[in-house]
RNA sequence: GUCUUGGAUAGAGGCGCGGUUGAUUAUGAGUAUGCACCGGGAGUUGGCAGAUGAUGAACGGUACGGAAAGGAAUAACCGCCGAAGCAGAGUCCUGGCCGAGGGCUUGUGCUGGUUUCACAUCGAAUAGAUGCCAAACUGUCACCCGAUGUCCCAUCACGGGUGGAGCGCUAUCUUGCAC
Numbered sequence: 001g002u003c004u005u006g007g008a009u010a011g012a013g014g015c016g017c018g019g020u021u022g023a024u025u026a027u028g029a030g031u032a033u034g035c036a037c038c039g040g041g042a043g044u045u046g047g048c049a050g051a052u053g054a055u056g057a058a059c060g061g062u063a064c065g066g067a068a069a070g071g072a073a074u075a076a077c078c079g080c081c082g083a084a085g086c087a088g089a090g091u092c093c094u095g096g097c098c099g100a101g102g103g104c105u106u107g108u109g110c111u112g113g114u115u116u117c118a119c120a121u122c123g124a125a126u127a128g129a130u131g132c133c134a135a136a137c138u139g140u141c142a143c144c145c146g147a148u149g150u151c152c153c154a155u156c157a158c159g160g161g162u163g164g165a166g167c168g169c170u171a172u173c174u175u176g177c178a179c
Stems, first nucleotide, its partner, number of pairs: 001179002004176001006174006014081001016080006023074003034064001036062004043052002046098003084111004088106007112138005119131004140164007147155001148157002
């Protein structure tokens, strides 16, 4: 000096990812619940138990009155680039029990990122989220082709094609082996 294994630090992808706020707004909704009357006629709960029901259940109608949560958008702040999401496993909370729901942990598996269509699930929803197929765009690396930047070359930039995956990629430093 070159090659190359491992480690550390710092970065890039972009409508980039996620979180918080008694913040604001719309939706939820003139819905649920409540009171009165009429009809109705024995059930009401996701299942069981319990409670309640002929002193009238469910359901329907009239009139008065009338929410909230989850989810969404905007703004501000925060943490970041397997950010994070989903699944599995473990564990905790709510609940009379089950079901169901929510929180936390997890180099167990899949996914580079964004958008859109269809289908499925959740949801009040044509909002949104998730899963999966497909399409498009985009970043990165490898290989191949071209010859625009520059007289030539070089893949340094550029254009095109194919393919892979984030345990990736780029830069710097450092360590080991070899020459």
Annotation: A computed fold for a 179-nucleotide RNA from Desulfosporosinus sp., annotated as Lysine riboswitch aptamer. Its mean pLDDT, the model's own confidence on a scale to 100, is 78. Taxonomically the source falls in Desulfosporosinus (Bacteria, Bacillati, Eubacteriales, Desulfitobacteriaceae). The sequence was found by an Rfam model in a public genome assembly. It matches the Rfam family "Lysine riboswitch aptamer". Its family is annotated with lysine biosynthetic process in the Gene Ontology. Rfam's curators write: Riboswitches are metabolite binding domains within certain messenger RNAs that serve as precision sensors for their corresponding targets.